[in-house]
RNA sequence: GGGCGAGUAGCUCAGCUGGGAGAGCAUCCGGCUUACAUCCGGACGGUCGGCGGUUCGAGCCCGUCCUCGCCCA
Numbered sequence: 001g002g003g004c005g006a007g008u009a010g011c012u013c014a015g016c017u018g019g020g021a022g023a024g025c026a027u028c029c030g031g032c033u034u035a036c037a038u039c040c041g042g043a044c045g046g047u048c049g050g051c052g053g054u055u056c057g058a059g060c061c062c063g064u065c066c067u068c069g070c071c072c073a
Base pairs, nucleotide, nucleotide: 001072002071003070004069005068006067007066010025011024012023013022019056027043028042029041030040031039049065050064051063052062053061
């Protein structure tokens, strides 16, 4: 330098064909227990990597840049 893949909550990830941003764990609160753990219920938590574009509407499509991984040279 070229090719491919990944980037979404504190962590691991899902998000189908463009229209509701979600799950588990973690944290906090409550229940249960003599107490702790387990278990059950709830809450909190997001500029969806940046910028621009397309569209009535973008996590998803297009361009470009950044970071990480793999391969080629």
Molecule: transfer RNA
Organism: Gaiellaceae bacterium